[in-house]
RNA sequence: CUUCGGGGCGGGGUGAAAUUCCUCGACCGGCGGUAUAGCCCGCGAGCAGGGUCAUGUAACAAACGAUCCUGCAGAGCCUGUGAGAUUCAGGCGCCGACGGUUACAGUCCGGAUGGGAGAGG
Numbered sequence: 001c002u003u004c005g006g007g008g009c010g011g012g013g014u015g016a017a018a019u020u021c022c023u024c025g026a027c028c029g030g031c032g033g034u035a036u037a038g039c040c041c042g043c044g045a046g047c048a049g050g051g052u053c054a055u056g057u058a059a060c061a062a063a064c065g066a067u068c069c070u071g072c073a074g075a076g077c078c079u080g081u082g083a084g085a086u087u088c089a090g091g092c093g094c095c096g097a098c099g100g101u102u103a104c105a106g107u108c109c110g111g112a113u114g115g116g117a118g119a120g121g
Stems, first nucleotide, its partner, number of pairs: 001121004009025005026107002028096002030043004038094002046072008076092005098110003
């Protein structure tokens, strides 16, 4: 410099309205490390606060943008094998940013044809 770099819902019920609630049954899992990992350690994404720069203004301020710092932020046990596994096999279990929505969302819509840990050439 260049390429790549996130997946997933249906049936029934209530209702004016729900892929959001109730019920039944499903499905999904970024990157690096390590015995192969959504739930071990770390990173990224997200959110909040602050600093700096730029923009802005007559001068301030606000909003918007870039960048940096700080903070917040989910979930796993049992048995077995083994030198070694909360990573494998078997079993049972759990978790999921922000904004939107005729009514509450991991799975719908949106920021995002974005950003990105990183991977390849």